[in-house]
RNA sequence: CAGGUCAAAGGCGAUGAAGUCCGCCGCAAAUGCCCUUCGGGCUGAUGACUUCUAUUUUGCA
Numbered sequence: 001c002a003g004g005u006c007a008a009a010g011g012c013g014a015u016g017a018a019g020u021c022c023g024c025c026g027c028a029a030a031u032g033c034c035c036u037u038c039g040g041g042c043u044g045a046u047g048a049c050u051u052c053u054a055u056u057u058u059g060c061a
Base pairs, nucleotide, nucleotide: 010025011024012023013022016052017051018050019049020048021047032042033041034040035039
């Protein structure tokens, strides 16, 4: 330096952060959907719930 095995810590769930719960992975889990597909279009900050931040729409001051 490279490879393998075991264990532990842990990690992941289409755009940020925290808490709770659920599921999955343990070098993997993960990397949205649609169409006339080398381009075009659409939704959402959650896996679910709550809160904050960012963005969008409407109303009021």
Molecule: Fluoride riboswitch aptamer (crcB RNA motif)
Organism: Methanomicrobiaceae archaeon